About this RNA: Predicted 3D model of a 102-nucleotide RNA (SAM riboswitch aptamer (S box leader)) from a soil metagenome. The RNAcentral record of the sequence draws on MGnify. The coordinates come from a structure-prediction model, not an experiment, and the mean pLDDT is 87.
RNA sequence: UCUUAUCAAGAGAAGCAGAGGGACUGGCCCAAUGAAGCUUCAGCAACCAGCCUACUGGCAAGGUGCUAAAUCCAGCGAACUUUUUAGGUUCGAAAGAUGAGA
Numbered sequence: 001u002c003u004u005a006u007c008a009a010g011a012g013a014a015g016c017a018g019a020g021g022g023a024c025u026g027g028c029c030c031a032a033u034g035a036a037g038c039u040u041c042a043g044c045a046a047c048c049a050g051c052c053u054a055c056u057g058g059c060a061a062g063g064u065g066c067u068a069a070a071u072c073c074a075g076c077g078a079a080c081u082u083u084u085u086a087g088g089u090u091c092g093a094a095a096g097a098u099g100a101g102a
Base pairs, nucleotide, nucleotide: 001102002101003100004099005098006097007096012041013040014039015038016037020030021029022028024075025074026073027072042067043066044065047063048062050059051058052057071095076092077091078090079089080088081087082086
C1' cells in the first nucleotide's frame, strides 16, 4: 500500500513525569482535583490460533487489540421531512481505528 470483517456493547488503578490530549478540519469536550508518554498491576473483549460440537454454537485470554464521551458529533452524497436565508431524520460513501490475509 491492497483485499476483507467489525466499529451505539464492554472494561482503570498505582508509581514516575509535568502540559497537553480527543487521527485531520470545524465544533464540542477532557486536563494542575494532573494531559501526553513510560512502568507495574488489574480489567474488557472471541478477530486470529487452540479445544469441543448436534455445524449452529460453546469453552477458553495463547497472539493482537482495547479500558471518557457512538469512530465524541459533523465533514461528501442521496432520500424523506419541518416551524424553510435555517434545521431534523434515515441510508450510503469517504476518512480513521483494530483484526486477518496479501